[in-house]
RNA sequence: GGGUCUGUGCCCGAGUGGCCAAAGGGAGCGGACUGUAAAUCCGCCGGCUUCGCCUACGUAGGUUCAAAUCCUACCGGGCCCA
Numbered sequence: 001g002g003g004u005c006u007g008u009g010c011c012c013g014a015g016u017g018g019c020c021a022a023a024g025g026g027a028g029c030g031g032a033c034u035g036u037a038a039a040u041c042c043g044c045c046g047g048c049u050u051c052g053c054c055u056a057c058g059u060a061g062g063u064u065c066a067a068a069u070c071c072u073a074c075c076g077g078g079c080c081c082a
Stems, first nucleotide, its partner, number of pairs: 001081007010026003018065001028044005046054003058074005
């Protein structure tokens, strides 16, 4: 330099344009259990004025009534070729 795959919450990781504040696991917090701890089980785990609203899937644009999802450019990473 060329090709290809990829970037999602604190971490890993799933995610048909609408059913997504987004599966599942871990970490963390609270609780149950236990002589204590571990293990196990339950709940919570973006924010707020909580029947709802706001913000958010690398960055910036675009398409669309509607984008984590499609398109373009850029940035970062993995693999292959040279």

The RNA shown here (transfer RNA) has 82 nucleotides and comes from an uncultured Acidimicrobiales bacterium. Rfam family: tRNA. Its family is annotated with triplet codon-amino acid adaptor activity in the Gene Ontology. It is annotated as a transfer RNA. The sequence was found in a public genome assembly.